[in-house]
């Protein structure tokens, strides 16, 4: 795009043209499809109707020469139907027919005499259930015989042209025909009739021609399967015959022994062919409904009759099956005609009207048949064309419905509304063309024609069309809106239910599922399934490939076969042109025309690319001939070489043997262990056996067709090369089949056996170790014969030939040059690196994977599977040939970017190493999980959760439980409608909360009315309820690691590269050189704060050096700006300066100077990402959810619960230490519900008084490790402090669960800590105390600061983590926590084999053999003709006999169907099995 379609929605407006059983060539009631002709012939009714009469009823006229049945003729062989079967001369094209036939038709010729005897119908008689018969009698023709003439054809003879012929003429003799019916007009008769005459028509015969139709035959084409390779005995050919309309093994005897086949015979499977039809640009593929043409077929098989024509659809005959009848004896039947019925099936229609047209039969003609045909009629099945109105018409409705951001928007000019048409449609009324023919009749003339007049003839149909009237009236559906592919929201649903042509979609915000509103494509259709083509260059002719994506055969050798070098000529097979035929109609194109257009239908026209003939051309293949040297072979000369095959020999080695020296131990390995050695091993020396392999020479070096080939010598032998003249003359090149060769293993029979070494055995390793390591070992490895035939047999590149820049090796050989050179060139190998091109890249690159020819052989999506069956080779084990259902939506290449790797380099960072101190052990404290509760709220879960949210859980808090309570609600706005002030008091009930009762009462305004409350209603309220995986915000994490990137260019077909890699350097993608790259940004650094030095400014609450006062002391006070200090502004450090080292950048240095040196120390400062990392319980926020609760309130308990387990910490096991007394020295900071000095009470916590300060003034505030000095003497302790008793102190409504501190008592574990692990590199770590936030209080040993004291250590970069760059492999991309193999289990699919059942089909071989053709026979039967005989009036005729001819009957040959066997193919099915795919 297409359909003879079908299904599913539309219960669907109409018209016109087409189509309508693809399936069971299944079976088939009914009815109808083939008859006509009285002008071939005999005969010839009955109902009805009239008339009459001797009225249970008869004759007569009429129906009527009618009906119906016979003989005859034609006709049924056309016309319809079907596609079973055919792979074929069936079909198609061209042809041949000199190899035939042809009724009717047409043309023309010559005819159409003469005679003859049956017969059907009837009649009468019988059989039968019917169907059908039989016997006797009578009669007729255009039935049927016979003579007679005739042509033509045979046959024979003879004669003749011819080169000859199965040729052509000529003569002669034999043999073969006919039917007759009407119409007119005349003659003749007294009339009829019979008869003749003359015309017409219509038959009939014989010939000759056409035309039509057939029939046989040839060439070309036509489907799949080589897992079908060999078919054939009438097969091939010949002869003679038969036979037919014709040729011919078509059939038949003899003779030959052929024929067909890789250019696919035979067999199997399939299937009617073609004009055409769809598709396609076309080449091509695909179909072969309607139409038309040819061919087969009529229930199945057979076989003939008749006939011009069958081997016959609506005839016969036989034999099967099946149906129906039956009186059971025995008859009938054939819808693949139209209708129709069952049944099949996803499906295919009326049991209609009519011969009016057309057309076909009959027939002088009217006319009679006609289910062909013309019409209707059902079906949206297919096309084509009309319509379901049109114009206006925005309040752009306040409709309903969507949606919504709530402000709208949608639907939407959409309806309403006004104006207007009315095709359709309803009534009603006109009304066709399709009709020419044919007949009659009259005239020319006796006929046809002709001309002139006339009767009539419509199924469709009162149909198409017109026409009036009426009224928008009667008229829209489906499909899809994720991409591809035009169209988007919103509700449901929640990997359910479901969609899907491929990708793919659904796991709670689905444009993808179902609704819906909107959209968008078609429209009386519209979607789905199905089938063909396309697109697919995806079978490649046109127009594809094969080094790695599937695809070179392992390699030569070589028949066919394919292809083939230079010149001249001839031929004319391919080719090319011109011209003829043919290439039916219809169908495509084109034009015109005709239904109102279309579709549809008429006309012309062109085209048809193909056969076939005849004339011509001669470039180019081809073919013949000549010819010629360059392909190719020969010939001679020469070197090279692991080229092959054979004997021979050689020396080093390993092992064994014997023999000497010797001793304790060898081997062997990561370690080792087994094994060998005191019987003497290994080591060493000698001498001897045996096998197998040839160090160095060796080389990207040689040979060779490939496998392959290596000590040396001799022999026999291939091939390549190089130079050389001279010969042959195209002798070439590839090659399906075939034939050789052909690793290693394996196989046989027979040696051989040293080492090595599958299989076996020990030891080890290890979870295990049927391995890798190790000690032994047997096949094997060798060698002679013989299979075997495969490999990553690889360059994963087939042979040959020729043409395309170069540069550097190296082999062999020749030449120059030199003759000990060095060079250089040339052929022939054999490497590297490259231009052009090529290639999907990688990479080939004169040894192409470039250009270009020949020929072979191979691919065609992954798996299944190189597997199954089958052939075939094998001695096996296996090789070759090679599928299928099933399965998957990918398998592959190449190259790029990350990732990763027990790959490499290079670098780093408390990573490790070198150190201190911890943690894992106690006891406590905190957090987590687990239990455990009515609840133990929620989150946080490797690093990067666990002293984490939470910087304060006794009630609050709280979000959790239990109980009681509230419903516009505890907080806010709004709106209505009622009430009142509100607020404050007092009582009652209760654990509050809440419920209830009484007391008191308004303000603003000129009224209406507001303010504030409260009730009632109703929008809205509330949620710490779910989703961090719908989200913003924020935060962690890699990492403060040094990286991410972009813009223009340039490279790459492209992802992408390059830049950003390299060489240095740095803490740095930090800078530097270099470079297809310049450049630029995000990050780094620096700019910010803070410390660390010094200026200047300012100087109060800080200071306090100078002056001055003053006090028991105190910067106390006056003062000062010095100093410390506060706090602003500044300087200051940059590898700046020297040396040395480098091109530079830099980088060293006990360098100078300096407070500080190489980023000076600390902090903020976190790049593009990544973890769907974390948080909806800080906040916010989309969806969802709840609304007398999931909301709010109260009371009370839980978050604090304890067999256990983990993190994180605190104190601690002491003497560098505890106690005790003395004594020094800070820095950050907080304070008015506070911070509290000073007194004073208590042993203490803490109480009572009470000044100062909102702080640079007062307070907290005495800082402790320290230092002095005394004591404890290494112990469960004067160390440790946990628990636990009592007794207290403070907050606070309240310390029971559940504080915290105080005193006094108790004084557990712990005596330095396992496997493991964690902080820190300098003012670090260790240690010591200070202070804050929250916060009534407190769980603080937490967290965030502050100082005080104050170390060791770092060789390094091998190792573990993590990370950077650069490289490499990758089959990973969720990315190694990746991906993925095979066996096991377990379900399902489809398949192989299998003892065997079962069913098909084809041929063989035998038997039996119906019709029936032929043949033969026929003692039996018969009207015609002949001829004899006899009888008859010798007249018609009878009878007999022979001839001649026909037939039953018998017999044979073939010859269906049936049976009989033994085997083949296929196909189902099986118990058990086998191996495959999913999941």
């Nucleotide at each position: 795009u297409u359909u003879g379609a079908a299904c599913g929605c539309u219960c669907g407006g109409u018209g016109g043209c087409g189509u309508g059983c693809u399936u069971a060539a299944c079976a088939c009631a009914u009815g109808c499809a083939a008859g006509u002709c009285g002008a071939g012939c005999g005969a010839g009714a009955a109902c009805g109707g009239g008339a009459c009469c001797u009225u249970u009823g008869g004759u007569c006229c009429u129906u009527a020469g009618u009906a119906g049945a016979g003989c005859g003729g034609c006709g049924c062989a056309c016309g319809g139907g079907u596609g079973a079967g055919u792979a074929a001369c069936g079909c198609g094209u061209a042809g041949a027919u000199a190899a035939u036939c042809u009724g009717c038709c047409u043309u023309u010729c010559a005819g159409u005499u003469c005679g003859g005897g049956a017969u059907a119908c009837c009649a009468g008689g019988u059989g039968g259930a019917a169907a059908c018969g039989c016997c006797u009698g009578u009669c007729a023709a255009u039935a049927c015989c016979g003579g007679a003439u005739a042509a033509a054809c045979u046959u024979a003879a003879g004669a003749u042209a011819u080169a000859a012929a199965c040729u052509g003429u000529c003569u002669u003799a034999g043999g073969c025909a006919a039917a007759g019916a009407u119409g007119g007009c005349c003659u003749c008769u007294g009339a009829u009739g019979c008869a003749a005459g003359c015309u017409g028509u219509c038959g009939c015969u014989g010939g000759a021609a056409g035309a039509u139709g057939a029939g046989u035959c040839u060439g070309c084409g036509u489907c799949u399967c080589a897992u079908u390779a060999g078919c054939u005995a009438g097969u091939u050919g010949g002869u003679a015959g038969g036979g037919u309309a014709a040729a011919g093994g078509c059939c038949u005897a003899c003779c030959a022994a052929g024929g067909c086949a890789a250019c696919g015979a035979u067999g199997a499977g399939u299937a009617g062919c073609c004009g055409u039809c769809c598709u396609g640009a076309g080449a091509g593929g695909g179909a072969g409904a309607u139409c038309g043409g040819c061919c087969a077929c009529a229930c199945u098989g057979g076989a003939a009759c008749u006939g011009a024509g069958a081997c016959a659809c609506g005839g016969c005959c036989c034999a099967g099956a099946c149906u129906c009848c039956u009186a059971c004896g025995g008859g009938a039947g054939g819808c693949a005609g139209c209708a129709g019925u069952g049944g099949g099936g996803a499906a295919u229609c009326u049991u209609g009207c009519a011969c009016a047209a057309u057309g076909g039969g009959g027939u002088c003609a009217c006319c009679c048949c006609u289910g062909a045909u013309g019409c209707a009629g059902c079906c949206a099945u297919g096309c084509c064309g009309c319509g379901u109105g049109g114009a206006g018409g925005a309040a752009g409705a306040c409709a309903c419905c969507c949606c919504u951001a709530u402000g709208g928007g949608g639907c939407g000019u959409a309806a309403a509304c006004u104006c207007c048409u009315u095709u359709u449609c309803u009534g009603a009324g006109a009304g066709a063309a399709g009709a020419a023919c044919c007949c009659c009749c009259u005239g020319u003339a006796g006929g046809u024609u002709c001309a002139g007049g006339g009767u009539g003839u419509g199924a469709c149909g009162g149909u198409a069309u017109c026409u009036c009237a009426g009224g928008a009236a009667u008229a829209a559906g489906c499909g899809c809106c994720g991409g591809c592919u035009a169209a988007c929201u919103c509700c449901g649903u929640g990997c359910c239910a479901g969609c899907a042509g491929c990708c793919g979609c659904g796991g709670u915000a689905a444009u993808a599922c179902g609704g819906a509103g909107g959209g968008u494509g078609c429209a009386a259709g519209c979607g789905u399934u199905g089938u063909c083509c396309g697109g697919a260059a995806u079978c490649a002719c046109u127009g594809g490939g094969c080094g790695u994506a599937a695809a070179g055969g392992g390699u030569g050798c070589g028949c066919a076969g394919g292809c083939g070098g230079g010149g001249c000529a001839g031929c004319a097979a391919g080719u090319c042109g011109g011209a003829g035929g043919u290439g039916a109609a219809a169908g495509c194109c084109c034009g015109u025309g005709g239904c109102u257009c279309a579709a549809c239908c008429a006309c012309g026209g062109a085209a048809g690319c193909g056969c076939c003939u005849u004339c011509g051309a001669a470039a180019c293949u081809g073919u013949u001939g000549c010819u010629c040297u360059u392909g190719a072979g020969u010939c001679c000369c020469g070197g090279a070489g692991a080229g092959g095959u054979u004997g021979c020999c050689g020396g080093a080695a390993u092992u064994c043997g014997u023999g000497g020296u010797g001793u304790a131990g060898c081997g062997g390995u990561g370690a080792a262990a087994u094994g060998c050695g005191u019987a003497g091993a290994u080591a060493u020396c000698a001498c001897g056996a045996g096998g197998a392999a040839c160090a160095c020479c060796a080389g990207a070096g040689g040979c060779g067709a490939a496998a392959g080939c290596g000590g040396g010598c001799a022999a026999c032998u291939g091939g390549a090369c190089g130079g050389g003249u001279a010969c042959u003359g195209a002798c070439g090149c590839u090659c399906a089949g075939g034939c050789a060769c052909g690793a290693a293993a394996g196989c046989g029979c027979g040696g051989g056996g040293a080492g090595c070494a599958a299989a076996c055995a020990g030891g080890a390793u290890u979870a295990g170790a049927u391995a890798c390591c190790c000690u032994g070992g047997u096949a094997g490895u060798c060698c002679g014969c013989g299979c075997c035939g495969u490999a990553a047999a690889c360059g994963a590149u087939g042979a040959a030939u020729g043409c395309u820049c170069g540069c550097c090796g190296u082999u062999a050989u020749u030449c120059c040059g030199c003759u000990u050179a060095a060079g250089g060139a040339a052929u022939a190998g054999u490497g590297g690196c490259u231009a052009a091109g090529c290639u999907a890249a990688c990479g080939c690159g004169u040894u192409a994977a470039g250009c270009a020819u020949u020929c072979c052989g191979c691919c065609u999506g992954g798996g299944g599977a190189g597997u199954a069956c089958g052939a075939u080779c094998g001695c096996a084990a296996g090789g070759u040939u090679g599928a299928a259902a099933c399965u998957c939506a990918a398998a592959g290449g190449a190259a790029u970017u990350g990732a990763c790797g027990g790959g490499g380099g290079c670098c780093c960072g408390c990573a490790c190493a070198a150190g201190c101190g911890g943690u894992g052990g106690a006891g406590c404290a905190u957090g987590u999980g687990g239990c455990u509760c009515a609840a133990u709220u929620c989150g946080a879960u490797g690093c990067a959760a666990c002293g984490c949210g939470a910087a304060g859980a006794a009630c609050c808090u709280u979000a959790c439980c239990u109980a009681g309570g509230c419903u516009c609600g505890a907080a806010c706005g709004c709106u209505a409608g009622g009430g009142g002030a509100c607020c404050g008091c007092u009582c009652c009930u209760g654990a509050a909360a809440g419920g209830g009762a009484g007391c008191u009462u308004u303000c603003c305004g000129c009224a209406a009315g507001g303010a504030c409350c409260c009730c009632u209603a109703g929008c809205g309220a509330g949620g710490u309820a779910c989703u961090g995986c719908a989200u913003g915000g924020c935060u962690g994490u890699c990492g403060u690691c040094a990286g991410c990137u972009c813009g223009u260019g340039u490279c790459g077909u492209g992802a992408g590269a390059u830049g950003u890699u390299g060489g240095g350097u740095u803490a740095a993608g930090u800078c530097c050189c270099g470079c297809a790259a310049c450049g630029a940004g995000c990050g780094u650094a620096a700019c910010c704060c803070u410390u660390g030095u010094c200026g200047u400014u300012a100087g109060u609450u800080a200071c306090c050096a100078g002056c001055g006062g003053g006090u028991a002391g105190u910067g106390c006070c006056g003062g000062g700006g010095a100093c410390u200090c506060u706090a602003g502004c500044g300087a200051g450090a940059c590898c700046g300066c020297c040396u040395g080292c480098g091109c530079a950048a830099g980088c060293a240095g006990u360098g100078a100077g300096g407070a500080a040196g190489g980023u000076g120390g600390g902090g903020a400062u976190g790049a593009c990402g990544u973890c769907a990392a974390g948080u909806c319980a800080u906040c916010a926020u989309g969806g969802u959810c709840c609304u007398u609760a999931c909301g709010c309130c109260u009371a009370g308990g839980g978050c604090u619960g304890c067999a256990c387990a983990c993190g994180u910490g605190c104190u601690a096991c002491a003497a560098u230490g505890g106690u005790c007394g003395g004594g020094a020295c800070a820095a950050c900071g907080a304070g008015c519900a506070g911070c509290c000095a000073c007194c004073u009470c208590g042993c203490g916590a803490g109480g009572g008084g009470g000044a100062g300060c909102g702080a640079a003034u007062c307070u907290c505030u005495c800082a402790a490790a320290c230092c002095c000095g005394a004591u404890c003497g290494c112990a469960g302790u004067u160390c440790g402090g946990a628990u636990u008793g009592g007794a207290g102190u403070c907050u606070g409504c309240a310390a029971c669960u559940c504080g915290a501190c105080u005193c006094c008592a108790u004084g557990a574990a712990g005596c330095c800590g396992g496997a493991a692990u964690c902080g820190c590199u300098a003012g670090u770590a260790a240690u010591c105390g200070c202070g804050g936030a929250u916060c009534a209080g407190c769980a603080a040993u937490g967290c965030c600061g502050c100082g005080g004291u104050g170390a060791a250590u770092u060789c390094g970069u091998u190792c573990c983590c993590g990370g950077g760059c650069c490289u490499u492999g990758u089959a990973c991309a969720c990315a190694c926590c990746g991906c993925c193999c095979g066996u096991c289990a377990a379900g399902c699919c489809a398949u192989g084999g299998a003892a065997g059942c079962u069913g098909a089909g084809a041929g063989c071989a035998c038997c039996c053999g119906a019709a029936g053709u032929c043949c033969g026979u026929g003692a039996c039967u018969c009207a015609a003709c002949u001829c004899c005989g006899g009888c008859g009036u010798u007249c018609a005729g009878c009878c007999g006999g022979a001839g001649g001819g026909a037939g039953a009957g018998c017999g044979g040959c073939c010859g269906a169907a049936g049976g009989u066997g033994a085997g083949c193919u296929c196909a189902g099915u099986a118990a058990c099995u086998g191996g495959g795919g999913c999941u």